[in-house]
RNA sequence: GUGAACAGGCGGCCGCAUGUCUUCGGGCAUGAGGAAAGUCCGAGCACCGCAGGGCAGGGUGCCGGUUAACGGCCGGUGGAGGCGACUCCAAGGAGAGUGCAACAGAAAGAAACCGCCGGAUUUCUCCGGUAAGGAUGGAAAGGCGAGGUAAGAGCUCACCCGCGGCCUGGCAACUCGUCCGUGAUGUAAACCCCACCUGGUGCAAGAUGCAAUGGGGUACAAUGCAGUAGCCCGCUGCGCCCCGCAAUCGCUGGAGCCUGCACGGCAACGUCAGGCCUGGAUAGAUGACCGCCCAAUACAGAACUCGGCUUACGGUCACGCUC
Numbered sequence: 001g002u003g004a005a006c007a008g009g010c011g012g013c014c015g016c017a018u019g020u021c022u023u024c025g026g027g028c029a030u031g032a033g034g035a036a037a038g039u040c041c042g043a044g045c046a047c048c049g050c051a052g053g054g055c056a057g058g059g060u061g062c063c064g065g066u067u068a069a070c071g072g073c074c075g076g077u078g079g080a081g082g083c084g085a086c087u088c089c090a091a092g093g094a095g096a097g098u099g100c101a102a103c104a105g106a107a108a109g110a111a112a113c114c115g116c117c118g119g120a121u122u123u124c125u126c127c128g129g130u131a132a133g134g135a136u137g138g139a140a141a142g143g144c145g146a147g148g149u150a151a152g153a154g155c156u157c158a159c160c161c162g163c164g165g166c167c168u169g170g171c172a173a174c175u176c177g178u179c180c181g182u183g184a185u186g187u188a189a190a191c192c193c194c195a196c197c198u199g200g201u202g203c204a205a206g207a208u209g210c211a212a213u214g215g216g217g218u219a220c221a222a223u224g225c226a227g228u229a230g231c232c233c234g235c236u237g238c239g240c241c242c243c244g245c246a247a248u249c250g251c252u253g254g255a256g257c258c259u260g261c262a263c264g265g266c267a268a269c270g271u272c273a274g275g276c277c278u279g280g281a282u283a284g285a286u287g288a289c290c291g292c293c294c295a296a297u298a299c300a301g302a303a304c305u306c307g308g309c310u311u312a313c314g315g316u317c318a319c320g321c322u323c
Base pairs, nucleotide, nucleotide: 001319002318003317005316006315008293009292010291011290012289014287016031017030018029019028020027021026033299037310038309040308041307042306043305044304045202046201047200048199052233053232054231055230057198058197059196060195061194062076063075064074065073066072077091078089079088080087081086092193093192097191098190099187100186101185113134114133115130116129117128118127119126120125142160143159145157146156147155161183162182163181164180165179166177169174206249207248208247209245210244214243215242216241217240218239224238225237226236227235256276257275258274259273260272262271263270264269
C1' cells in the first nucleotide's frame, strides 16, 4: 500500500419472528452489518397539473474510459510533497468587467521616495528623463551578461524563463523542438464570465376495498383563492374543516448472491457457464443462561430497495512493495 479477509467457534437448554407442513401435540427451514450509522451524492419506484416555457437559485468543472446513474470508480495528464515505496490536489477563465492585496512602502499596476542624468536657478528649490542601484513587502513590473545611452530601459543581442502559434507524438488532457511571435503581479471554496447538468416531495410515497370522482358541516372575495412553486407566463380547479377499519397491498427474486487460474480489458468493468434463495416486522423478531475451546474484550441493531462516499471500530490474517 492492497483486500467481494475475519469480526468468535462448538455443544446443551429455554425463548422470539417469518415461511412451510401438520395427526393441532408439534416438526422443519431461515433469521442483521462491514459499516445495518451519517443521510452526503447517484438511481429505481410512487405521487403531484401536460411536469410545459422563462427568470432566479443550486450543482459540477484536466483528459479518456466505466456504469442504470453519479460529484463514485479505473487508467492517464499536469502540479505539490517524499531518498524511496508512495501520498495529496474543486486542476475552466485573471486579453469581458468590477472588487480586494492588512501593516510596511513613493508606488500593489500603465509606479518616481531616495538615488542617477539633463535643464532652469546665486542658493533654497523647481521642471523633465530614468525602473541600473537603495529602501518596504509574501509579491515590485521576466533573469543574467554585453552593447548602447546624458543617465537609463528587451532599446538591441547571446543564453535562460514564461505565454501563444506552428511542428513531433498522442483519441485526448498534454507533450517534443533547431522555428516564429510575445513579456502589465496575485486573487474566481471574491463578485463575475464560460460550458454542462438540474421541477418538487419521499414508502407516514402511494394503491385497493367496503359507501369512495362518496357523505356531512361551513364560506361566497373572481383584478380573488387554491393547486407539492421564490417570481413571471401558460394550464387546471373552485375554497376550507370533519369522516371508521393498528385492514390488505406496496415489502423484498433483485441493476441479487456465490463459484470459475473461463473469455475480453492494464484496470474499473463487461460477457459466458454452473450453483443458490439468503430478514421483511408494524408494541416492531434476530435473544437469555450454562459448559468447553479461546487472545476473543471493538464499533455497532435492518424498517421501500439498490450503487457509492464519509465517519466509528479491540484484536488479528493474507499478499505486494520501500528505506

The RNA shown here (Bacterial RNase P class A) has 323 nucleotides and comes from a bovine gut metagenome.
The sequence is in RNAcentral, with records from MGnify.
The prediction has a mean pLDDT of 77.
It matches the Rfam family "Bacterial RNase P class A". About the family: Ribonuclease P (RNase P) is a ubiquitous endoribonuclease, found in archaea, bacteria and eukarya as well as chloroplasts and mitochondria.